RNA sequence: GAAGCAGGACAAGACAACCGCUGGUCGUCAUUUCGGUGACGGCGGGAGGAAGGUCCGGACUCCACAGAGCAGGGUGACGGUUAACGGCCGUCCGCUGAAAGCCGUAAGCGCAGUUUGCCCAAGGUAUAAGGCGAGGAACAGGGCCACAGAGACGAGCGUAUUAAGUUACGGUGAAACGCGGUAACCUCCACCCGGAGCAAUUUCAAAUAGGCACGCGUUGAGGCGGCUCGCGGAGCGUGCGGGUAGAAAGCUUGAGCCGUGCAGUAAUGCACGGCCUAGAGGAAUGGUUGUCAUAGCAGCCGGGUUCGCCCGGAUGCCGUAACAGAAUCCGGCCUAUCGGACUGCUUCAUUU
Numbered sequence: 001g002a003a004g005c006a007g008g009a010c011a012a013g014a015c016a017a018c019c020g021c022u023g024g025u026c027g028u029c030a031u032u033u034c035g036g037u038g039a040c041g042g043c044g045g046g047a048g049g050a051a052g053g054u055c056c057g058g059a060c061u062c063c064a065c066a067g068a069g070c071a072g073g074g075u076g077a078c079g080g081u082u083a084a085c086g087g088c089c090g091u092c093c094g095c096u097g098a099a100a101g102c103c104g105u106a107a108g109c110g111c112a113g114u115u116u117g118c119c120c121a122a123g124g125u126a127u128a129a130g131g132c133g134a135g136g137a138a139c140a141g142g143g144c145c146a147c148a149g150a151g152a153c154g155a156g157c158g159u160a161u162u163a164a165g166u167u168a169c170g171g172u173g174a175a176a177c178g179c180g181g182u183a184a185c186c187u188c189c190a191c192c193c194g195g196a197g198c199a200a201u202u203u204c205a206a207a208u209a210g211g212c213a214c215g216c217g218u219u220g221a222g223g224c225g226g227c228u229c230g231c232g233g234a235g236c237g238u239g240c241g242g243g244u245a246g247a248a249a250g251c252u253u254g255a256g257c258c259g260u261g262c263a264g265u266a267a268u269g270c271a272c273g274g275c276c277u278a279g280a281g282g283a284a285u286g287g288u289u290g291u292c293a294u295a296g297c298a299g300c301c302g303g304g305u306u307c308g309c310c311c312g313g314a315u316g317c318c319g320u321a322a323c324a325g326a327a328u329c330c331g332g333c334c335u336a337u338c339g340g341a342c343u344g345c346u347u348c349a350u351u352u
Base pairs, nucleotide, nucleotide: 001348002347003346004345005344006343007342010339013292014291015290016289017288018287019286021046022045024043025042026041027040028039029038030037031036048323052334053333055332056331057330058329059328060197061196062195063194072193073192074191075190076189077091078090079089080088081087092135093133094132095131096130101125102124103123108118109117136188137187141186142185143182144181145180153178157170158169159168160167201249202248203247204246211240212239213238214237215236216235223231224230256275257274258273259272260271261270262269263268293320296317297316298315300313301312302311303310304309
């Protein structure tokens, strides 16, 4: 330099002004059942690498639970890692992996004079980094084996041969006259697994209806706007408890993040130091304007050019740009994704 791979970060804006939303904290005022609540103001916080799909594993909560077994579900090389895993790391095995390499026929080319070389389409070959693998067991048993083939799982069939199903061969096919293949068909073996999920669960607690207790009421309750009369005819009052609306807790300090060092090939672990970084609930995380900057588009100028275009400069336009968006919290997997930038590995070639 050419080509092929792998990895982890960032993730389309920055700044300023003004106007909002949400929750935190401080202050003032109001209110209070003294726990708080409300209004206003100040200060600082406010989406992601996947917040997504809800596929796997845990934390947490409630329910269930003597012990053992069966059923059902899952996993499957070996070792390690972890809270756990079907994840991750390392190793083995198998498959794959090139435009480069090697081999190499024709054509072409050189020398030359009838076989040798160069370069090598086709073709062949081993592999690199890397990628993929439901990667236990096929003499425990059952099932199945497309197409082709006369015949496909259990022996038969054809030809030749022999005393004799006695011996040999049989075009197709992955497998053929057999101790084949298939477990991503059942099965066997080893190991693991209780169920539901934050709409879990807990606390406080209206109105209305219903429940229970006590009291009053046909010797007339409550009702008919205040009083009297009258009408009318079965409930009324007080207390308690359950549940609903509503409010609160669970809720974000955690297998946490950042940095350094040590152990380990690595995944990962340990030690020390620093940091606190959304917490809504019919669901906030936004809008407008200006300046700058990135990408994009347009023509212009200059340079280069293999005439395809490329590089640089100023100007104008555009107007923030992919996938997407927290909802109890973590560890993974999978899927989606504009854009450039960075790091590492392998092969070949060239130079020093």

Model confidence (mean pLDDT): 75 of 100. The RNA shown here (Bacterial RNase P class A) has 352 nucleotides and comes from Oxalicibacterium sp. Taxonomically the source falls in Oxalicibacterium (Bacteria, Pseudomonadati, Betaproteobacteria, Burkholderiales). A source record names the gene rnpB. It matches the Rfam family "Bacterial RNase P class A". From the family's description: Ribonuclease P (RNase P) is a ubiquitous endoribonuclease, found in archaea, bacteria and eukarya as well as chloroplasts and mitochondria. Of the family's consensus pairs, 93% are formed in the model.